[in-house]
A computed fold for a 73-nucleotide RNA from Tetradesmus obliquus, annotated as transfer RNA.
The gene name in the source record is tRNA-Ala.
This record gives sequence, C1' cells and structure tokens, in this order.
RNA sequence: GGGAAUUUAGCUCAGUUGGUAGAGCGUCUGUUUUGCAAGCAAAAGGUCUUGGGUUCAACUCCCAAAAUUUCCA
Repeated sequence: GGGAAUUUAGCUCAGUUGGUAGAGCGUCUGUUUUGCAAGCAAAAGGUCUUGGGUUCAACUCCCAAAAUUUCCA
C1' cells in the first nucleotide's frame, strides 16, 4: 500500500424479505435461611461506533470515516 471480517446492555453474543431491540452471565430489590450460598419473583441498564443519503419508517439498504482483528505484498 491492497483485500477481508467485526463494531448491539457492565461482559459474551443473538436479532433482521426495513415496522422502533433480546438472551445468558453480572448488578439491584423482594422472598427463603440463625447466617451465607443456591432457588424463586421482579426491576434497572442501550442516542445499535460516527457522519451523511434513500424511505412514511433504518441495527437492517447505499456512501464516507473511525477502531479492532486478519490475509497478501
């Protein structure tokens, strides 16, 4: 210098013929116990990497940029 992949909750990851986002673990509250753990119930937590475009509507489609990983030279 050229190519490819990934970016979503605190962490690991789903999600999509475009219709406003979920799981597990973790955190917190309640219950249970003499107490802790485990179990059960409930809750909080997301400007879906950034900017622009298309659309009535974008995590999803298009363009550009950034970060990380990787291949070639």
Its Rfam family is "tRNA". Rfam links the family to the GO term triplet codon-amino acid adaptor activity. The organism belongs to Tetradesmus, within Eukaryota. The RNAcentral record of the sequence draws on ENA and Rfam. The coordinates come from a structure-prediction model, not an experiment, and the mean pLDDT is 81.